This is a predicted structure of an 87-nucleotide RNA (c-di-GMP-I riboswitch aptamer) from Vibrio viridaestus.
RNA sequence: CACGUAUUAGGGCAAACCUACUGAAAAGUGGGGACGCAAAGCUUCCGGCCUUACUGAGUAUUACUCACAGGUAGCGGGGUUGCCAAU
Numbered sequence: 001c002a003c004g005u006a007u008u009a010g011g012g013c014a015a016a017c018c019u020a021c022u023g024a025a026a027a028g029u030g031g032g033g034a035c036g037c038a039a040a041g042c043u044u045c046c047g048g049c050c051u052u053a054c055u056g057a058g059u060a061u062u063a064c065u066c067a068c069a070g071g072u073a074g075c076g077g078g079g080u081u082g083c084c085a086a087u
Stems, first nucleotide, its partner, number of pairs: 006087003012037002017032006035074001041080003045077003048072004055067005
């Protein structure tokens, strides 16, 4: 000097719930709040899950299914970037 493990310090994020706004909805954003998180930073490329207003198709008769579309990165995988003191 580099790497690993353990413990501790500083800092970071923020579930449920409440609240205001946006949205058809799922959900998102701000404020409060902490269940948790070592990538709970970023990215829908793949699979899963959630929504169904508009549009299209089918069944069929005013509802259902599919596509399109939207969401979830705190469902998993992939890609990508990366901070920190002491023993």